[in-house]
RNA sequence: GGUCUCAUAGCUCAGCUGGUUAGAGCAUCUGACUCAUAAUCAGAGGGUCGUUGGUUCGAGCCCAACUGGGACCACC
Repeated sequence: GGUCUCAUAGCUCAGCUGGUUAGAGCAUCUGACUCAUAAUCAGAGGGUCGUUGGUUCGAGCCCAACUGGGACCACC
């Protein structure tokens, strides 16, 4: 330098080839239970979906560039 791939909650990940409200588990917080802690049960908070632009009536999803991580190839 070239090709491919990944980026969604604090962490690990889903989101079914574009549709009306963006989710799960763990973690955190509150309550119940307990002499107390853990476990268990109930509930709550937490996201402008990496950034910028584009396509579309409508984008987490499609397109382009950029940023960062990973893999492979090439050159010296």

RNAcentral holds the sequence, with entries from ENA. A computed fold for a 76-nucleotide RNA from Capnocytophaga sp. HP1101, annotated as transfer RNA. It matches the Rfam family "tRNA". Rfam classes the family as a transfer RNA. RNAcentral records the identical sequence in 2 taxa.